[in-house]
């Protein structure tokens, strides 16, 4: 050099064309003499960058960063 996945919330992942979710954590409350466990209920996203195609792209294409795993 070359061929495959991966890149979404602070952390682990879904979602595969019609303005994006779980679960953890974080903050509030409830329950407890406190904590902690448990129950509730809020916040958190330029969906890796940049360009194409669409009426519309987290989604399809195309070049790049990153990361990992073959081959040479």
């Nucleotide at each position: 050099g070359g061929g495959c996945c991966g890149c979404u919330a602070g952390c682990u992942c879904a979602g595969g064309g019609g303005u994006a979710g779980a679960g953890c954590a974080c903050u509030c409350g409830g329950c407890u003499u406190u904590u902690a466990a448990c129950c509730g209920a809020u916040u958190g996203g330029u969906c890796g960058u940049g360009g194409g195609u669409u009426c519309g792209a987290u989604u399809c294409c195309c070049a790049c960063g990153c990361g990992g795993c073959c081959c040479a």
Predicted 3D model of a 72-nucleotide RNA (transfer RNA) from a soil metagenome. The RNAcentral record of the sequence draws on MGnify. Model confidence (mean pLDDT): 82 of 100. It matches the Rfam family "tRNA". It is annotated as a transfer RNA.